[in-house]
RNA sequence: CGCCGAGUUCCGUACGCCGCGAGGCAGGGAACCGGGGACCCACCGACCUUUGGGGUGAAUCGGGCCGACGUCCCGGCAGUGCCGGGCAGUUGACCGUAGGGCAGCCUUCCGUACGCCCGAACCCGACAGCUAACCCGGUAGGCGGACCACGGAAGGAGU
Numbered sequence: 001c002g003c004c005g006a007g008u009u010c011c012g013u014a015c016g017c018c019g020c021g022a023g024g025c026a027g028g029g030a031a032c033c034g035g036g037g038a039c040c041c042a043c044c045g046a047c048c049u050u051u052g053g054g055g056u057g058a059a060u061c062g063g064g065c066c067g068a069c070g071u072c073c074c075g076g077c078a079g080u081g082c083c084g085g086g087c088a089g090u091u092g093a094c095c096g097u098a099g100g101g102c103a104g105c106c107u108u109c110c111g112u113a114c115g116c117c118c119g120a121a122c123c124c125g126a127c128a129g130c131u132a133a134c135c136c137g138g139u140a141g142g143c144g145g146a147c148c149a150c151g152g153a154a155g156g157a158g159u
Stems, first nucleotide, its partner, number of pairs: 001144004008030004016025003031139006041129001050126001052127001053124004061096003066092004072086006099118004105156007
């Protein structure tokens, strides 16, 4: 200076706490995000309820002459073990995939892009459809660049 993401901003600084001070914290607003929660609707006669169920998130669903693990079966040698093979399962890596992100003051649209990446991780705890009022919670974390930052349109911000 930028990217993913809700994860920003003001007061607090006049009164509270810490600090020599800059400032920070508690606390209070705004904004953004998430969850719970009526009527109506949906579900409700074979539907769900251990094959548990549900939530945040783009992160879901698959593949095989791949590797490993233990259970089971078969065979051999042995005597409680070893070797070889097979089926299903779990797991790791790999290959795909629903889906998601990326062009620089901001938002949207068009082209460039048939390009480059991601396709995770966690939470609730027997329990939740939607859902006005209302109630509760979050405002993190991670990453890239050293002149890169394409072209056009509309609106805005700023000067």

A computed fold for a 159-nucleotide RNA, annotated as c-di-AMP riboswitch aptamer (ydaO/yuaA leader).